[in-house]
Order: sequence, then C1' cells, then structure tokens
RNA sequence: GGGCCCGUGGGGUAGUUUGGUAUCCUACCGGCUUUGGGAGCCGGCGACCCGUGUUCAAAUCACGGCGGGCCCA
Repeated sequence: GGGCCCGUGGGGUAGUUUGGUAUCCUACCGGCUUUGGGAGCCGGCGACCCGUGUUCAAAUCACGGCGGGCCCA
C1' cells in the first nucleotide's frame, strides 16, 4: 500500500439478507418475601462508533472517516 470481516445499554447478544415500535440474558436501582442475607417473583433504568447522502422513514442502503481483527504485498 491492497483485500475481507467486525463495531448495538455497564458486560454479552439478536435484529442487517427483505429499511417500518431495537430483542433477550446479566449487572444495577426500587418493591414483595425473610429475624437478616441469598434465591425467587414484580417493576424500573440504560445502547445502534462518527459524519454526509438516499428515502415519507436508516442499526440496516451508498460514500467518506475512526477503532479492532485476519490475509496479501
């Protein structure tokens, strides 16, 4: 220098193919329960790497950039 893949709550993950309310687990917070704690149950909290474009509508499509991984040189 070239090619390919990946980036989503604090952590992990589905959703991208086929654009249409962002899924689940865990953590955390509150409540119930308990002598207390744990477990269990109920409720809550919180995310699409950045910019531009396309579109009525973008996590998803296009272009550029940033970061990570692999391969080639």
Molecule: transfer RNA
Organism: uncultured archaeon